Model confidence (mean pLDDT): 76 of 100. This is a predicted structure of a 135-nucleotide RNA (c-di-AMP riboswitch aptamer (ydaO/yuaA leader)) from Geodermatophilus sp. YIM 151500. Rfam family: c-di-AMP riboswitch aptamer (ydaO/yuaA leader). About the family: This family represents a conserved RNA structure found upstream of the ydaO and yuaA genes in Bacillus subtilis and related genes in other bacteria. The ydaO/yuaA element is thought to act as a genetic 'off' switch for the ydaO and yuaA genes in its native state. It is believed that the element may be triggered during osmotic shock leading to activation of ydaO, a predicted amino acid transporter gene, and members of the yuaA-yubG operon which code for KtrA and KtrB K+ transporters.

[in-house]
RNA sequence: GAGUCGCGACCGCCGUCGCGAGCCGGGGACCCACCGCAGCACUGGGGUGAAUCGGGUCCGGAUCGCCGGACCGGUAGGGCCAUCUUCCCGCCCGAACCCGUCAGCUAACCCGGUAGGCGGCUCGACGGAAGAAUC
Numbered sequence: 001g002a003g004u005c006g007c008g009a010c011c012g013c014c015g016u017c018g019c020g021a022g023c024c025g026g027g028g029a030c031c032c033a034c035c036g037c038a039g040c041a042c043u044g045g046g047g048u049g050a051a052u053c054g055g056g057u058c059c060g061g062a063u064c065g066c067c068g069g070a071c072c073g074g075u076a077g078g079g080c081c082a083u084c085u086u087c088c089c090g091c092c093c094g095a096a097c098c099c100g101u102c103a104g105c106u107a108a109c110c111c112g113g114u115a116g117g118c119g120g121c122u123c124g125a126c127g128g129a130a131g132a133a134u135c
Stems, first nucleotide, its partner, number of pairs: 004021007022114006032104001044102001045099004053074001055072007077093004083132006
C1' cells in the first nucleotide's frame, strides 16, 4: 500500500494457474448537475496515482493568440516517529503509466486489479506534547 484469505491442480517448498470470498478501481440509466449573443483562430479528452498548479533561465520548433524539452526554485497534495489518533518540530516525495477521439453523477448490469517496496532481529525497535485503547 486496495494489494488479503480459503480451496483445488501442477508439485514436497517456492512459484504459477483456476475457482470462491473480501478489498480497490473503472465503465454504465432515470432524477439531478452542467450547458443561452454570434463568429474566426488555437487547444483533443479521460482514467489510475499524493504526484497538481504557477514563476524563472536556457534550448528547439511553429501555421507566431503558441507548442515541446532540460534545469532552477516554489506549490496543491502525499509519506516517515513500530497499538491507534491528533498537534508542534524536522526530513523526504511531489513520479510514472494506461485508454485511444470515448466516459458528469449513476440503480440494475458489465469490466479490470489484488503488483511492489522498506525496516527490525526479541529490543527502551528513543525528536517534543496530548488523547484513546489494551495489559
Notes
The sequence was found by an Rfam model in a public genome assembly.